[in-house]
Context: one part of a larger RNA
RNA sequence: AUGUCCUCAAGGAACUCGGCAAAAAAGCGGCCGUAACUUCGGAAUAAGGCCUCCCCAAAAUCGCAAGAUUUGUUGGGGCGCAGCGAAAGUCUCUUUAGCGACUGUUUAUUAAAAACACAGCUCCCUGCGAACUCGUAAGAGGAUGUAUAGGGGGUGACGCCUGACCAAUGCGAGAAGGUUAAACGACGACGUUGUUAUUUAAAUUUAUUUAGGUAAUGGUGAUUGUUGUAAGCCCUCGUGAAUGUCGGUCGUAACUAUAACGAUCCUAAGGUAGCGCAAUUCCUUGUCAGGUAAGUUCUGACGUGCACGAAUGGCGUAACGACUGAAGAACUGUCUCGAGGACUAGCUCG
Repeated sequence: AUGUCCUCAAGGAACUCGGCAAAAAAGCGGCCGUAACUUCGGAAUAAGGCCUCCCCAAAAUCGCAAGAUUUGUUGGGGCGCAGCGAAAGUCUCUUUAGCGACUGUUUAUUAAAAACACAGCUCCCUGCGAACUCGUAAGAGGAUGUAUAGGGGGUGACGCCUGACCAAUGCGAGAAGGUUAAACGACGACGUUGUUAUUUAAAUUUAUUUAGGUAAUGGUGAUUGUUGUAAGCCCUCGUGAAUGUCGGUCGUAACUAUAACGAUCCUAAGGUAGCGCAAUUCCUUGUCAGGUAAGUUCUGACGUGCACGAAUGGCGUAACGACUGAAGAACUGUCUCGAGGACUAGCUCG
């Protein structure tokens, strides 16, 4: 001095973020016994207690008997510290709260969980050449299925429930009016170009050429105007287990305090039931009660909810959990506070 083990007076969690680690007890044998709660299945091997070896005798059943059998009864006796006497294998338990119903799944290699999934519930889409997905397409899956089916979203057993708001956003339905694209159609404009007729001027080769005008009729242009025409949007309804949202001020009761009540402003509507200092509470170690000698944690209440709240579900809930918090029994070198020993790595010496 490294690592792995073993033992320890008295105390027994005083250690520590935390009983981490270790220790202890128990050991899916028998007999007895077993609470709250509960979805009546469980909880439960709850908890807790006793027994376990050997010898003798009697007993019961079968058999005429000899004898045999017995997961076994009764009585008596023996030894030891110890009787499932070794080895192997082999639950610590109780109370309480949170979260998640459960078994399951997950970050192969720092996270196993309260995260994911789940059965159940609910909404939307889909009438079959289905919706949806893959593919340029053919085609394939869906499905050799047919709405008790298939796809998608949310919630997440079960129990009691799931309030108000359609103003915004989304979605569904509607169609009178407004607005609105390109292409196309109709009617024009403009530019350019051809033909025919006619006319003016000039030239001369005297019947042609050149330049211009008018009329008619064609071609042409990423040209241009008006007009006709869709969905959409504006608009009208509906829709929340769609995205979401769910107020303020002032006054008032025969002590005080408080405000059932009233007034007023604003809003689409102003948070209902339940829960609440919470996995959410800043102030905050809130206040009270319990537990402790002493408790920022814990449990039960209160409610002034900075900033809970109802399928982004609310509140409960037996069972379950290598989950998280609190308390206790037992137990211990975790500690007071260290000590000793075995083996071993390194260094030094021989």
This is a predicted structure of a 350-nucleotide part of an RNA (large-subunit ribosomal RNA, domain IV) from a bacterium. The sequence was found in a public genome assembly.